RNAcentral holds the full RNA, with entries from Greengenes. This is a predicted structure of a 478-nucleotide part of an RNA (small-subunit ribosomal RNA, 3' major domain) from an uncultured Bacillota bacterium.
[in-house]
Context: one part of a larger RNA
RNA sequence: UGACGGGGGCCCGCACAAGCGGUGGAGUAUGUGGUUUAAUUCGACGCAACGCGAAGAACCUUACCAAGGCUUGACAUGGAAGCCGCGGCCAUGGAGACAUGGCGUCCCUUCGGGGGGCUUCACACAGGUGGUGCAUGGUUGUCGUCAGCUCGUGUCGUGAGAUGUUGGGUUAAGUCCCGCAACGAGCGCAACCCUUGCCGUCAGUAGCCAGCGCGUAAAGGCGGGCACUCUGGCGGGACUGCCGCGGACAACGCGGAGGAAGGCGGGGAUGACGUCAAAUCAUCAUGCCCCUUAUGUCUUGGGCUACACACGUACUACAAUGGGCGAGAACAAAGCGAAGCGAAGGGGCGACCCGGAGCAAACCGCAAAAAAGCGCCCUCAGUUCGGAUCGCGGCCCGCAACCCGGCCGCGUGAAGUUGGAAUCGCUAGUAAUCGCGGAUCAGCAUGCCGCGGUGAAUACGUUCCCGGGCCUUGUACA
Numbered sequence: 001u002g003a004c005g006g007g008g009g010c011c012c013g014c015a016c017a018a019g020c021g022g023u024g025g026a027g028u029a030u031g032u033g034g035u036u037u038a039a040u041u042c043g044a045c046g047c048a049a050c051g052c053g054a055a056g057a058a059c060c061u062u063a064c065c066a067a068g069g070c071u072u073g074a075c076a077u078g079g080a081a082g083c084c085g086c087g088g089c090c091a092u093g094g095a096g097a098c099a100u101g102g103c104g105u106c107c108c109u110u111c112g113g114g115g116g117g118c119u120u121c122a123c124a125c126a127g128g129u130g131g132u133g134c135a136u137g138g139u140u141g142u143c144g145u146c147a148g149c150u151c152g153u154g155u156c157g158u159g160a161g162a163u164g165u166u167g168g169g170u171u172a173a174g175u176c177c178c179g180c181a182a183c184g185a186g187c188g189c190a191a192c193c194c195u196u197g198c199c200g201u202c203a204g205u206a207g208c209c210a211g212c213g214c215g216u217a218a219a220g221g222c223g224g225g226c227a228c229u230c231u232g233g234c235g236g237g238a239c240u241g242c243c244g245c246g247g248a249c250a251a252c253g254c255g256g257a258g259g260a261a262g263g264c265g266g267g268g269a270u271g272a273c274g275u276c277a278a279a280u281c282a283u284c285a286u287g288c289c290c291c292u293u294a295u296g297u298c299u300u301g302g303g304c305u306a307c308a309c310a311c312g313u314a315c316u317a318c319a320a321u322g323g324g325c326g327a328g329a330a331c332a333a334a335g336c337g338a339a340g341c342g343a344a345g346g347g348g349c350g351a352c353c354c355g356g357a358g359c360a361a362a363c364c365g366c367a368a369a370a371a372a373g374c375g376c377c378c379u380c381a382g383u384u385c386g387g388a389u390c391g392c393g394g395c396c397c398g399c400a401a402c403c404c405g406g407c408c409g410c411g412u413g414a415a416g417u418u419g420g421a422a423u424c425g426c427u428a429g430u431a432a433u434c435g436c437g438g439a440u441c442a443g444c445a446u447g448c449c450g451c452g453g454u455g456a457a458u459a460c461g462u463u464c465c466c467g468g469g470c471c472u473u474g475u476a477c478a
Base pairs, nucleotide, nucleotide: 001478002477003475004474005473007472008471009470010469011468012467013466015462016461019426020425021424022423023422026316027315028314029313030312031311032310033309034307035306042053043052064302065301066300067299068298069297070296073125077124078123079121080120081119082118083117084116088103089102090101091100092099093098106115107114108113127291128290130289131288132287136285137284138280139279140278141276143274148187149186150185151184152183153182154163155162156161167178168177169176193268194267195266196265198236199235200234201233202232203231204230207226212223213222214221239262242256243255244254245253246252318419322378323377324376325375326374335366336365337364340359341358345354346353347352385416390411391410392409393408394407395406396405432454433453434452435451436450437449438448
């Protein structure tokens, strides 16, 4: 100087408390451990691994296993020779890779050839998701959006170092004020950026009978107009600016007025010096080591989907603020669409099929939002709760759904009656609850990333648990 203390003081954070909903029990989904296996590829392991890398494992992917093949190789550059049947198509054998046979005969040309491709030969090399994240770059997690981390000069100290950065207040903040052997400065904080909330302005092939006309069963459907809604650019607006009180007359705090909004308005992006020899050699790059008829490469099939078990994360429930049925066009936002979204109409109980209008989309489509509201039934039962499991029949994508996809109909209806010890999230348009969209994607979502609808309860307080900041104290630790 740090680190540590079941030392002290001060102060924060959904840290506790207050409250609401969960997890832990059930069934299923998914990840992991374990076990099994020819293989169940590999990585991630307290917080900060475990719906994680996977924003899509039937083949492919794929790195694993078995079997069948290839060796200058699936891929790059270079040399020599030969051939133009360049690419490709068909037939046969084969599980296919591949082999054999047939068809077909590239482009430019000054006709010498050139380009490009294939085959063969030898070699230099290729190749490796093989090892080492304890050799590395890059990237990332975490403490932590925590308020800290440093430097120059000066001063003090033999020195390590201290001072500044401590102190009195204050703040979300090393934020600001005051004081002070310090005076300044840098990286952080804040602001500048995006978004949301109010207004103005500009612009109107989406919106409006607002005012007029046409028109209709109805309809912005049409003329016409941009006033309103909206869309999107520009600008205004909030600054403790004003008033009162407190305070050192300061910073600031409390209350009030006006205002769409206050005292950082809400949300996002943004992550200091560093810590964990943290994670990643399997995104990529890369040193060294290792394999080179194989640890490379191609193919078919299998596996990654196994199942006595154990754990994590979710979904659906156990019902009556619930379930079912019915009628009625109830009311969103954000997105996506050409190898695409696919309307009307028709068929089917349905998945879906036929059909193809329109739309590169404020223009057409996906599209219905759902919960809600209205009416009827159910009356506390393992049930009109719950939907697992299994049987049968079907639909769709795809070369192909046996291993191993999704969906529909009928039947079957399991466990489950609120979950021990323990444990998680959340402070407001939040939790809870309801649906909608998107990425990936042929197909496949209870996961992930977004969007809006309905919309709470509680916070006395900081003694205690956890994490953190500042000062101080002890130390046999560094």